Context: one part of a larger RNA
RNA sequence: UUGCAGUUAAAAAGCUCGUAGUUGGACCUUGGGCCUGGACGGGCGGUCCGCCUCACGGCGUGUACUGUCUUGCCGGGCCUUUCCUCUUGGUGAUCUGCUGUUUCGGCAGCAGGGAACCAGGACCUUUACUUUGAAAAAAUUAGAGUGUUCAAAGCAGGCAGUUGCUGUGAAUACAUUAGCAUGGAAUAAUGAUAUAGGACCUUGGUUCUAUUUUGUUGGUUUCUAGGACUUAGGUAAUGAUUGAUAGGGACAGUUGGGGCGGUCUGUAUUCCAAAGCGAGAGGUGAAAUUCUUAGACCUUCGGAAGACAAACAGCUGCGAAAGCGUUCCGCAAGGAUGUUCCCUUUGAUCAAGAACGAAAGUUGGGGGAUCGAAGACGAUCAGAUACCGUCGUAGUCUCAACUAUAAACUAUACCAGCUAGGGAUCGGCCAACGUUAUUUCAAACCGACUUGGUCGGCACCUUAUGAGAAAUCAAAGCAUCUGGGUUCCGGGGGGAGUAUGGUCGCAAGGCUGAAACUU
Numbered sequence: 001u002u003g004c005a006g007u008u009a010a011a012a013a014g015c016u017c018g019u020a021g022u023u024g025g026a027c028c029u030u031g032g033g034c035c036u037g038g039a040c041g042g043g044c045g046g047u048c049c050g051c052c053u054c055a056c057g058g059c060g061u062g063u064a065c066u067g068u069c070u071u072g073c074c075g076g077g078c079c080u081u082u083c084c085u086c087u088u089g090g091u092g093a094u095c096u097g098c099u100g101u102u103u104c105g106g107c108a109g110c111a112g113g114g115a116a117c118c119a120g121g122a123c124c125u126u127u128a129c130u131u132u133g134a135a136a137a138a139a140u141u142a143g144a145g146u147g148u149u150c151a152a153a154g155c156a157g158g159c160a161g162u163u164g165c166u167g168u169g170a171a172u173a174c175a176u177u178a179g180c181a182u183g184g185a186a187u188a189a190u191g192a193u194a195u196a197g198g199a200c201c202u203u204g205g206u207u208c209u210a211u212u213u214u215g216u217u218g219g220u221u222u223c224u225a226g227g228a229c230u231u232a233g234g235u236a237a238u239g240a241u242u243g244a245u246a247g248g249g250a251c252a253g254u255u256g257g258g259g260c261g262g263u264c265u266g267u268a269u270u271c272c273a274a275a276g277c278g279a280g281a282g283g284u285g286a287a288a289u290u291c292u293u294a295g296a297c298c299u300u301c302g303g304a305a306g307a308c309a310a311a312c313a314g315c316u317g318c319g320a321a322a323g324c325g326u327u328c329c330g331c332a333a334g335g336a337u338g339u340u341c342c343c344u345u346u347g348a349u350c351a352a353g354a355a356c357g358a359a360a361g362u363u364g365g366g367g368g369a370u371c372g373a374a375g376a377c378g379a380u381c382a383g384a385u386a387c388c389g390u391c392g393u394a395g396u397c398u399c400a401a402c403u404a405u406a407a408a409c410u411a412u413a414c415c416a417g418c419u420a421g422g423g424a425u426c427g428g429c430c431a432a433c434g435u436u437a438u439u440u441c442a443a444a445c446c447g448a449c450u451u452g453g454u455c456g457g458c459a460c461c462u463u464a465u466g467a468g469a470a471a472u473c474a475a476a477g478c479a480u481c482u483g484g485g486u487u488c489c490g491g492g493g494g495g496a497g498u499a500u501g502g503u504c505g506c507a508a509g510g511c512u513g514a515a516a517c518u519u
Stems, first nucleotide, its partner, number of pairs: 004490001006488001007471002012487001014356001016354002021349003026241001031080008040072001041070007048062001049060004085122007095112007126189003129184002132181002141173002145155002157166003199235004204230003208226003246346001247343003250339003254335002259331004265309002269305004274300003280291002317324002361402006371395001375391004413486003417478002420462003425457008434449003466473002492519003501512004
């Protein structure tokens, strides 16, 4: 690994990107015909044998002998556009032709041809996989034979019976990765011609090497043979698979409470100022703390500040998630849809690494209306360091920088395929009888309705052939009939997300992360 789980029992990193790794669409020789060999099997026969039968004939069986067919099984060769590497020597089978001989079976010699083998040279896509073989210590294991008296064992023994004999045994299997040799060529990789520096056949040129032969030795230059480089020409079906309901890009009209920067509006709250009235106002279960003739609360008008964005607001939208809701403008980005466009495997998932990441918190500025940890007080109470009430600091808002965690939840990883019925809804596109607004003076469009279709979303309803411990689930199905690809993570409860070490952080703390012991 075969072969566990991960919604709720232990468990999917908060989210996205991403290197190594792992994995990765289809396509290239198939099909047909002919000849031939082998083992087993089958069909039809014959001979032999056995049985029955007077006989004709019948039945049966065989490691018996033999003929023919074979569509079944395993090969080999040739053809159908189909290199099986080329080349130099040597040995040279079956076969063909001729001659001689002949006991008519054949034998011998010569020539052709070249299967196969040996030696050398020039070149060669490379693996995984699989078959067979060699090799792989014995003991052990499995297992054959054998009366250790049985057995565990042992590798002995057995037969004759005075010497001895033994064509006795001391088997066999398994032995996996790597390596060697060998057959196969499906599957999975890999390589080759695109600025041809490509293949093959000629043709010159440049350059290097030097074995033979020219009577011998030496020198030089040819010829010849073999490398390398290169010019010109010719030959060829000359050489680019397809264009994935994979991916990327381009273009078009859109769409969205996506993002960033500025800008605008709205009421409320608190405060301030002015005016009016005149005894209470707040708050509560009930009260009190609190404010108040120095005019509270309330009413009217005006102003300031900082927050926030009601109703519309939905089982609706957008965004990777966190998250996003006043108007307008600007900036760049995204999805889906549509297209008779382009590239052509560029893809998927991901250790390391990186970006973003609510709230709270930290540092330094700004701002401080509201609310409000800490704190103070009033109540309640046995007590109240709480719940209720009145104040109120940090904070809440913003800028710059950290922090990196949440029930960061769909408690449900990502990509691809298949499996079921329905009606809504959002975005794009397509279509169709109709209705209607604007353009007024008609048409054509275009827009809004109505009704279908189609891609892509957020969800829902009903069922269960399916799954599940069930709740339930169109995924949590396609799973003992177990394997589509990839990552992360769990192994009884505590101790414990603790100690220690490392690392990050200003800190708070984060990430990694035990054991003893206990049950």
Small-subunit ribosomal RNA, central domain from an uncultured marine eukaryote, 519 nucleotides, folded computationally.
Model confidence (mean pLDDT): 80 of 100.
It matches the Rfam family "Eukaryotic small subunit ribosomal RNA". A reference for the family is Yusupov et al. (2001), "Crystal structure of the ribosome at 5.5 A resolution", Science. Gene Ontology terms of the family: structural constituent of ribosome and ribosome. The family has 90 seed sequences and 75,755 matches in Rfam 15.1.
The full RNA is in RNAcentral, with records from ENA and SILVA.